Transfer RNA from an Oscillospiraceae bacterium, 74 nucleotides, folded computationally. Its mean pLDDT, the model's own confidence on a scale to 100, is 80.
[in-house]
RNA sequence: GCGCCCGUAGCUCAGCUGGAUAGAGCGUCUGGCUACGGACCAGAAGGUCAGGGAUUCAAAUUCUCUCGGGCGUG
Numbered sequence: 001g002c003g004c005c006c007g008u009a010g011c012u013c014a015g016c017u018g019g020a021u022a023g024a025g026c027g028u029c030u031g032g033c034u035a036c037g038g039a040c041c042a043g044a045a046g047g048u049c050a051g052g053g054a055u056u057c058a059a060a061u062u063c064u065c066u067c068g069g070g071c072g073u074g
Base pairs, nucleotide, nucleotide: 001073002072003071004070005069006068007067010026011025012024013023019057028044029043030042031041032040050066051065052064053063054062
């Protein structure tokens, strides 16, 4: 250089068959429980879905360019 894959919450990921408010587990915070803590229970916060553009009534999802990461190959 060329080809393929990945980028969604602090972390690991689901969602990619376009459709109602974008989710789970862990973590964090608050409260309960407890002599205190852990565990457990209840609740909460946290996201421009890597970035720009396009298509569409509607995009995390389709197309395109860019950026970052991984693998293969000369």
Its Rfam family is "tRNA".